[in-house]
Context: one part of a larger RNA
Molecule: large-subunit ribosomal RNA, domain IV
Organism: Selaginella bryopteris
RNA sequence: UCAUGGCUAAGGAACUAGGCAAAUUAACCCUGUAACUUCGGGAAAAGGGGUGCCUCCUUAUAGCAAUAUGAGAGGUCGCAGAGAAAUGGCCCAGGCGACUGUUUAACAAAAACACAUGGCUUUGCGAAAUCGCAAGAUGAAGUAUAUGGCCUGACACCUGCCCGGUGCUGGAAGGUUAAGCGGAGAGGUCAGCCACUUCGGUGGCGAAGCUUUGAUUCUAAGCCCCAGUAAACGGCGGCGGUAACUAUAACCGUCCUAAGGUAGCGAAAUUCCUUGUCGGGUAAGUUCCGACCUGCACGAAUGGCGUAACGACUUCCCUACUGUCUCAACCACAGACCCA
Numbered sequence: 001u002c003a004u005g006g007c008u009a010a011g012g013a014a015c016u017a018g019g020c021a022a023a024u025u026a027a028c029c030c031u032g033u034a035a036c037u038u039c040g041g042g043a044a045a046a047g048g049g050g051u052g053c054c055u056c057c058u059u060a061u062a063g064c065a066a067u068a069u070g071a072g073a074g075g076u077c078g079c080a081g082a083g084a085a086a087u088g089g090c091c092c093a094g095g096c097g098a099c100u101g102u103u104u105a106a107c108a109a110a111a112a113c114a115c116a117u118g119g120c121u122u123u124g125c126g127a128a129a130u131c132g133c134a135a136g137a138u139g140a141a142g143u144a145u146a147u148g149g150c151c152u153g154a155c156a157c158c159u160g161c162c163c164g165g166u167g168c169u170g171g172a173a174g175g176u177u178a179a180g181c182g183g184a185g186a187g188g189u190c191a192g193c194c195a196c197u198u199c200g201g202u203g204g205c206g207a208a209g210c211u212u213u214g215a216u217u218c219u220a221a222g223c224c225c226c227a228g229u230a231a232a233c234g235g236c237g238g239c240g241g242u243a244a245c246u247a248u249a250a251c252c253g254u255c256c257u258a259a260g261g262u263a264g265c266g267a268a269a270u271u272c273c274u275u276g277u278c279g280g281g282u283a284a285g286u287u288c289c290g291a292c293c294u295g296c297a298c299g300a301a302u303g304g305c306g307u308a309a310c311g312a313c314u315u316c317c318c319u320a321c322u323g324u325c326u327c328a329a330c331c332a333c334a335g336a337c338c339c340a
Base pairs, nucleotide, nucleotide: 001335004332005331006330008328010326011325014324019321027051028050029049030048031047036041038154052076053075054074055073056072058071059070060069061068062067077081089319093315094314095313096311097310101113102112118151119150120149121148123146129138130137131136155306157304158303160236161235162234165233166232167229168228169227170226171225174224175223176222180218185213186212187211188210189209192205193204194203195202196201237255238254239253240252241251264298265295276292277291278290279289280288
């Protein structure tokens, strides 16, 4: 000096991002126990008291008894009786997630995942779906109270409006439309023929065959089109005026839209301005709690809002407690260093 333990005057979180770490509490018996609540809980709530050893011709229960387990009275020792070790600190109020559970083996355990519940949807069995070239297999030795997919996430109260866009489902009158069938027609080549010729050729027509193409007509799904569907993907306005103080606007007008955000909640895990304003708590509070609503940019199964219980989650406060701190000191052991 560092590490690990131990102890500490007075104070007691003043430390710090944060009580991190440490301390407190602790076993058993008796007593006693609030709000809230899904009546199960909360609860070991909280808060009190007791505990060694000896004597008893005190007493209860069980047993035929021996005895065992308790209760009671009296006494006695120590600084200390759960005499060591092991062995919950507690309370109040928010947020999130109902819960037990699962997870980033080796930086994240959570508010993430799962979950019971609810909903939509696929599938009639050689099921849909999945793996495989196939055979075959899973689904399932199951059969719609079953099975696959997607979303939500206990429970209570609820879940508003929009089908214009995208998707899905259904429809089939009309429009568009592939390969295909078919081969109207067109081109190339060429035997041959015609014309001209400087006799070398040049120009034109052109059968059969071969070959290159090829129109109208016929014709599916799809798309266009017509409907339905939002617990499908998603979306859910602006401006102006108006009441006998002022302010505000129940009211009116107007433009646009598929429809203009309902209930509930709201400076929120969401609020930029913002440390919003008011109230509470503190001597003093950018955090916290309760309100307000001007919601930059909440909002209803991408669920909304509550909620007892639960949580190595997260935020705020109180009490107890403490070397976290004011501010350090000492002791023990181990290592390093210095001296001998």